[in-house]
RNA sequence: ACAGGUGCCGCGCCGAGUUCGGAAGCAGUUCGGGAAGGCUGCCUCCGGAGCCGGGGACCCAAGCAGCACUGGGGUUAAGCGGUGUGCAGCAUGCACCGUCGGGCAGUCGUUCAGUCCGCACCCGUCAGCUAACCCGGUAGGCGUUGACGACGAAGGGG
Numbered sequence: 001a002c003a004g005g006u007g008c009c010g011c012g013c014c015g016a017g018u019u020c021g022g023a024a025g026c027a028g029u030u031c032g033g034g035a036a037g038g039c040u041g042c043c044u045c046c047g048g049a050g051c052c053g054g055g056g057a058c059c060c061a062a063g064c065a066g067c068a069c070u071g072g073g074g075u076u077a078a079g080c081g082g083u084g085u086g087c088a089g090c091a092u093g094c095a096c097c098g099u100c101g102g103g104c105a106g107u108c109g110u111u112c113a114g115u116c117c118g119c120a121c122c123c124g125u126c127a128g129c130u131a132a133c134c135c136g137g138u139a140g141g142c143g144u145u146g147a148c149g150a151c152g153a154a155g156g157g158g
Stems, first nucleotide, its partner, number of pairs: 011143004018049006025042005050138006060128001071126001072123004079099007100118005106151004111147003
């Protein structure tokens, strides 16, 4: 010097996943040592605010009726369709194609091009919409392309 890994601090990004207060515990913190207390951080519990999601009438939507079967639904961008493979057959799976959805650093765009991703989990035979009302969540993972237009911000000068 280059490449890679780990830890700490600061800043920032994706995402609803932020913030405030209280209590217990743990850790750090005063340069002789220790205790109590304080402060900071982490974690657990409780509560408030904000944010996100689900359930749930009339009306509306859907629906010829009954029974049985293939169940069905929700969170999330993480879905849909086709072909091939596979199988006794279906489904799952695998491969490919199309379509759709999401991320790519000031903000925005039916913008253009490029690139990456399309996991995982829950309910338990039950859910269209939905005021009142009810319930739940508030994790986790990262350090990231370019062009055009509009807006904004910062710095410098007069």
Predicted 3D model of a 158-nucleotide RNA (c-di-AMP riboswitch aptamer (ydaO/yuaA leader)) from a Propionibacteriales bacterium. The model forms 92% of the base pairs in the Rfam consensus. NCBI's taxonomy places the organism under Bacteria, Bacillati, Actinomycetota, Actinomycetes, Propionibacteriales. The coordinates come from a structure-prediction model, not an experiment, and the mean pLDDT is 77. Rfam family: c-di-AMP riboswitch aptamer (ydaO/yuaA leader). Rfam links the family to the GO terms regulation of gene expression and cyclic-di-AMP binding. It was read from a public genome assembly, where an Rfam model found it.